[in-house]
RNA sequence: UCUCGCGGGAGAGACCGGGAUUCGUCCCGGCGCCGAAGGCGCAACCGCCCCGGAAACGCUCAGGCAAAAGGACCGCGCGAG
Numbered sequence: 001u002c003u004c005g006c007g008g009g010a011g012a013g014a015c016c017g018g019g020a021u022u023c024g025u026c027c028c029g030g031c032g033c034c035g036a037a038g039g040c041g042c043a044a045c046c047g048c049c050c051c052g053g054a055a056a057c058g059c060u061c062a063g064g065c066a067a068a069a070g071g072a073c074c075g076c077g078c079g080a081g
Base pairs, nucleotide, nucleotide: 001080002079004077005076006075007074008073013031015030016029017028018027019026020025032065033064034063038061039059040058041057045053046052047051
């Protein structure tokens, strides 16, 4: 540094209309929003320095807006390099 496991982990409509339903929910359309999967952009910053790497900044394509799932990041642990 990386995979995996465990724990913590924010934001934003349980919106409106129609349809289906095995009544758990799903599909289509519409408007309003979020940024912390991913992606893209600027380039603060960094390095082996004129060539590279690049954000928690920006965009919102994707994703998300009850719960669940996911979730950047943080902590711990085994293993590998």
Glycine riboswitch aptamer from a soil metagenome, 81 nucleotides, folded computationally.
The model forms 90% of the base pairs in the Rfam consensus.
RNAcentral holds the sequence, with entries from MGnify.